[in-house]
């Protein structure tokens, strides 16, 4: 340089025909214990990598980019 995968909540990661964005774990709270594991049970945490187009409506369709990862030469 070419190719293809990726980028979503603190980590790991779902998210199909485009219509208010969620689980685990982890973090506060409470419940229960003499108290601390555990266990239940609420709770907070998101400019969907960045800028555009399309469309009433975009995490999702389209275009440039920017980063990672694997190949290729």
């Nucleotide at each position: 340089g070419c190719c293809a995968a990726g980028a979503u909540a603190g980590c790991u990661c779902a998210g199909u025909u485009g219509g208010u964005a969620g689980a685990g774990c982890a973090c506060c709270g409470c419940u229960u214990u003499c108290g601390u594991a555990a266990a239940g049970c609420g709770g907070g945490g998101g400019u969907c990598g960045u800028g555009g187009g399309u469309c009433c409506g975009a995490u999702u369709c389209c275009c440039a980019c920017u980063c990672u990862u694997g190949g290729c030469u």
Molecule: transfer RNA
Organism: Candidatus Collierbacteria bacterium